[in-house]
Predicted 3D model of a 73-nucleotide RNA (transfer RNA) from Paenibacillus selenitireducens. Rfam family: tRNA. Rfam describes the family as follows. Transfer RNA (tRNA) molecules are approximately 80 nucleotides in length. Lineage of the source: Bacteria > Bacillati > Bacilli > Caryophanales > Paenibacillus. The sequence was found in a public genome assembly.
RNA sequence: GGGUUCUUAGCUCAGUCGGUAGAGCAGUUGACUCUUAAUCAUCAGGUCGAGGGUUCGAACCCCUCAGAACCCA
Repeated sequence: GGGUUCUUAGCUCAGUCGGUAGAGCAGUUGACUCUUAAUCAUCAGGUCGAGGGUUCGAACCCCUCAGAACCCA
């Protein structure tokens, strides 16, 4: 230098075909318990890597940029 894949909650990841963003773990509060842990219930947490475009509508399609992994040279 060329190519492929990836970037979504604190962490690990879904979200496949464009239609109001989810799970598990972690965290809050409560129940249970002598207490802790475990268990159960509950709540909170996101401008979906950045910017722009298409569209009535974009995490999803298009363009540019940044970052990560791998392959080729």